The RNA shown here (Fluoride riboswitch aptamer (crcB RNA motif)) has 77 nucleotides and comes from a bacterium. The prediction has a mean pLDDT of 76.
RNA sequence: UGACACAAGGGCGAUGGAGGCCGCCUGUAUUCCUUGAGAAUACAAACCGCACUUAUGCUAAUGGCUCCUGAUCUUGA
Numbered sequence: 001u002g003a004c005a006c007a008a009g010g011g012c013g014a015u016g017g018a019g020g021c022c023g024c025c026u027g028u029a030u031u032c033c034u035u036g037a038g039a040a041u042a043c044a045a046a047c048c049g050c051a052c053u054u055a056u057g058c059u060a061a062u063g064g065c066u067c068c069u070g071a072u073c074u075u076g077a
Stems, first nucleotide, its partner, number of pairs: 009026005016068004021063001027043006033036001049058003
């Protein structure tokens, strides 16, 4: 100096929020100063449901668990 691995951080899991758990992605460039396993921005990646005769139909606020919120139906006060 370069590569790889690990750790940390960040992001994602078909309609909202939170907690912890599980899984997945993690590169490039620019800027900033307190020069760091730092911060911000842009792009990329993960991600963007299923069936199907392609006409249409179906499940669902969860990846799964718990709680909150919203919508719908039923019952009671």